This is a predicted structure of a 153-nucleotide RNA (FMN riboswitch aptamer (RFN element)) from a Lentisphaerota bacterium. It matches the Rfam family "FMN riboswitch aptamer (RFN element)". The family has 146 seed sequences and 6,230 matches in Rfam 15.1. Model confidence (mean pLDDT): 82 of 100. Of the family's consensus pairs, 97% are formed in the model.
Formats: sequence, structure tokens, C1' cells
RNA sequence: GAUUGUCUUCGGGGCAAGGUGAUCCCGGACCGAGAUGGGGGACGGGUGAUUCCUGACCGGCGGUUAAAGCCCGCGACUCUCUGCCUUACCGGCAGGGAUUGAUCCGGUGAAAGUCCGGGGCCGACAGUAGAGUCUGGAUGGAAGAAGACGUUG
Repeated sequence: GAUUGUCUUCGGGGCAAGGUGAUCCCGGACCGAGAUGGGGGACGGGUGAUUCCUGACCGGCGGUUAAAGCCCGCGACUCUCUGCCUUACCGGCAGGGAUUGAUCCGGUGAAAGUCCGGGGCCGACAGUAGAGUCUGGAUGGAAGAAGACGUUG
């Protein structure tokens, strides 16, 4: 330096501060009442959205002449197919397929939708007063990163 084999470790972050008040609970003037009803209810108090509103905060992995949430690709999640394990679509393992969000302008420069300035946008599924941020699958898994040993020139 190459090769690929074994092993180890690592490998996702984020509601500050306010506003409103659905629901539920207590009291309740008054109204209604068919079969002594067990219904309606102004008003007052309490409870109360990290999900709504203002605003705040966050950004996996590889690539890319210069650095990326929004350029290209990958992973996970979700769905589906095939094979194997299993008595069994109860579940697991491997592989394939489908779905899978969002960027403009100016500046610098040899070169930037990646840097600087400004404006904008996006974010799975289930639960719950409607969720990128809470809870859960997940002390899971993974794209990949680093290292050790081995083989070999």
C1' cells in the first nucleotide's frame, strides 16, 4: 500500500416566555316534569393544549472544485412480495419492491441552491384538546465512522 476476514467501540437533536379555553368537577337563581322528575340551565368558582395562537428551539449518514435539514443518494419508520425458522400471517431472520418533506435572492471567490447577509419553507406512525419538540414502538434498529487483530505485496 492492497485485500478482504474476524472482533470491539461509537452512531438524533429540539417549547423559554405569554395568550385563549375544548372537556370535566362543584355551587346554582330560574324553567320543565308524561310514570315523583332524576331533564334544561343564566351566572360564579376550580380544572385545563409543551399539540391551537404569538413566539422560541432542533436538524441522522455518504457524496458534491468550498463546509448542505430543503442539490444527488442512503438509512430508519409505514406498506407489500419471496425464501427460511416455527404446528401456526403469533413472531423472527435474510433479500427485493413501493411510499417517503422542504430554497430563493444578493455578495465574495477560479469554483458555493453548501460560506457570508437577507427572506422563506419542511419534518413518519400510534396516544392525547389537533404534536418536528411530550408519551410510546426504541436500553430497538440503521446509513455509516473509528480502532484492533489476521492475510498479502